[in-house]
RNA sequence: AGUACUGCUUGGGCAGUCGCGGCGGGCUUGCCCCGUCGAGGAAAGUCCGGGCUCCACAGGGCACCGAAGUGGCUAACGGCCACCAAGGGAAACCUUAGGGAAAGUGCAACAGAAAGAUACCGCCUAAGUGGCUUCGGCCGCCGGUAAGGGUGAAAUGGCGAGGUAAGAGCUCACCGCGCGUUUGGUGACAAACGCGGCUUGGUAAACCCUUCGGGGAGAAAGUCCAAAUAGGGAGGGUAGGCGUGGUCCGCGCUGUUGAACCUCCGGGUAGGGCGUUCGAGGCGGCUGGCAACGGUCGCUCCAGAUAAAUGACUGCUGCUCGCUCGCGAGUACAGGAUCCGGCUUACAGGGCAGUGCUCCAC
Numbered sequence: 001a002g003u004a005c006u007g008c009u010u011g012g013g014c015a016g017u018c019g020c021g022g023c024g025g026g027c028u029u030g031c032c033c034c035g036u037c038g039a040g041g042a043a044a045g046u047c048c049g050g051g052c053u054c055c056a057c058a059g060g061g062c063a064c065c066g067a068a069g070u071g072g073c074u075a076a077c078g079g080c081c082a083c084c085a086a087g088g089g090a091a092a093c094c095u096u097a098g099g100g101a102a103a104g105u106g107c108a109a110c111a112g113a114a115a116g117a118u119a120c121c122g123c124c125u126a127a128g129u130g131g132c133u134u135c136g137g138c139c140g141c142c143g144g145u146a147a148g149g150g151u152g153a154a155a156u157g158g159c160g161a162g163g164u165a166a167g168a169g170c171u172c173a174c175c176g177c178g179c180g181u182u183u184g185g186u187g188a189c190a191a192a193c194g195c196g197g198c199u200u201g202g203u204a205a206a207c208c209c210u211u212c213g214g215g216g217a218g219a220a221a222g223u224c225c226a227a228a229u230a231g232g233g234a235g236g237g238u239a240g241g242c243g244u245g246g247u248c249c250g251c252g253c254u255g256u257u258g259a260a261c262c263u264c265c266g267g268g269u270a271g272g273g274c275g276u277u278c279g280a281g282g283c284g285g286c287u288g289g290c291a292a293c294g295g296u297c298g299c300u301c302c303a304g305a306u307a308a309a310u311g312a313c314u315g316c317u318g319c320u321c322g323c324u325c326g327c328g329a330g331u332a333c334a335g336g337a338u339c340c341g342g343c344u345u346a347c348a349g350g351g352c353a354g355u356g357c358u359c360c361a362c
Base pairs, nucleotide, nucleotide: 001358002357003356004355005354006353007352008351009350010349012317013316014315015314016313017312018311020038021037022036023035024034025033026032027030040333044344045343047342048341049340050339051338052218053217054216055215064214065213066212067211068210069083070082071081072080073079084098085096086095087094088093099209100208104207105206106203107202120149121148122145123144124143128141129140130139131138132137157175158174160172161171162170176198177196178195179194180193181192182191183190184189222274223273224272225271232265233264234263235262236261240254241253242252243251244250281300282299283298284297285296286295287294288293318331319330320329321328322327323326
C1' cells in the first nucleotide's frame, strides 16, 4: 500500500422568521407576554423476559406449550460473556436445528438382488452327495463368500499384512469406535495407558423418551373525584297528583298498602385527577473480574401529549454526485404513548480501534 475479518461510533452545523405542546414567572387575565425544555439508534416489528396493576389459587398427577453442551452474568430471559465439541475458512474469524437411535413405533423417492439381515454379476468346490472318467479330473446338486463389479445420499468400521477352497476382526499392526483406569480441569471435555474384535447401520429440523421450566389478563391494567337527566334507599310530610281541555264540570289513570312535595344518602354516565415519568435512570472517576457484569464515590434531571405538540420557510456552510469548473442535483432509515432489559428488521454517507494474509521499502 492492497485485500479481508471483528468490535464500536456518528446520523450534519450556525443564524433568522412564523407556528405547536409541557413547565415556571408576570400582569393589563388575553386562547396575552417573558423564560425554559421538547423523539431514536432503531422511538419500528410487538418476538422474548421483567417491574407495576387487577383477577384466580390446598396438595399431587395427566394433558398442552416451551427450553435443551458446560460454567458464569442478570430483576429476569429463548439475552449476554467465557469455554468445550462438531462443521466451514489458507488465516484473522464465522456457524450450530449441540440430551437420547442396545424402550418402542415409523420412514428411506429413483436406482438396486437387498435399505436391515439381502447373493444380481463375480469368486470358491475343502466337507457332504449324484453322474461321467482317458483315474489327472470334469459336470451338477447341496452349499460357502460382502475381497472384486454394479446401484445408491447411505450396503453392516477403514487400510495393509497374515490366513483361507474362496473369503471373513478369523488373527495381527496402525487409525476409528466402545469400555475401564490414571492425570489435568469447577465442568462440558482433553491426554496417556490398558482392555474389547466391534451383530449398537441411518433418521429424533418423524412420532416418541428423558431432564428442567410454565396460572390468566394487560395501561382500553387499575384507582379516586364527580354534573344534568332517569332509576334506587332512608327520614319528614298530607290528601291529593297526573292526563284530556282555553277554562270549569265531567271522564280516565294513580294515591291512606302514604302519591305529590321537602331533606339526606348511595351506585353510576359525561367530564376531570392519579397511575405517568426520579428510573434495575444518565454521565464521570476509582476499583474487582479474561469478559458479560459488579462495587463505591461524585455530579446531574433529560418529552410527557390524549386524538394526540416536536412543523414549515429563508440565508450561509459541511458532505456526496455530475459536468460546460462555478453552477446544478441530492443529503439515509424512520418518529414517542405505562416503564425498563434484550432480540430481530430498516439505514445515504462518514469516523475510530484491533486482527489475519499478500506485496513493496528500510